[in-house]
RNA sequence: UCGACCCCGUGCGGGAGAGCGCCCUGGCAGCCGGUCAGGGCCCCUGAAGGAGCAAGCCCUCCCCGCGAACCUCUCAAGGCAAAGGACCGCAUGGGCCAG
Numbered sequence: 001u002c003g004a005c006c007c008c009g010u011g012c013g014g015g016a017g018a019g020c021g022c023c024c025u026g027g028c029a030g031c032c033g034g035u036c037a038g039g040g041c042c043c044c045u046g047a048a049g050g051a052g053c054a055a056g057c058c059c060u061c062c063c064c065g066c067g068a069a070c071c072u073c074u075c076a077a078g079g080c081a082a083a084g085g086a087c088c089g090c091a092u093g094g095g096c097c098a099g
Base pairs, nucleotide, nucleotide: 002099006095007094008093009092010091011090012089013088014087019042021041022040023039024038025037026036027035028034043079044078045077049075050073051072052071056066057065
């Protein structure tokens, strides 16, 4: 000086599931029901986030503790569209460091 792998970010593209459920209150329009916001009830989804754990590690041993996911839970979130979206691809910035 260059700098793989790995980690974090930014831009672009792709990206699933499940209710346009019922009721109440209020606003707007207005004439039988529409729309928006809030709340309640029932059903459901799993791919933001969160939580749980297997091997393994720790410990003399056990317990405890640490410990992954697209697995599990469904707290949160979501169930027309839009938005969001784990994850994937391309480009790019930074960190770390083998060489």

The RNA shown here (Glycine riboswitch aptamer) has 99 nucleotides and comes from Thermocatellispora tengchongensis. NCBI's taxonomy places the organism under Bacteria, Bacillati, Actinomycetes, Streptosporangiaceae, Thermocatellispora. The model forms 91% of the base pairs in the Rfam consensus. It matches the Rfam family "Glycine riboswitch aptamer". About the family: This family represents the bacterial glycine riboswitch.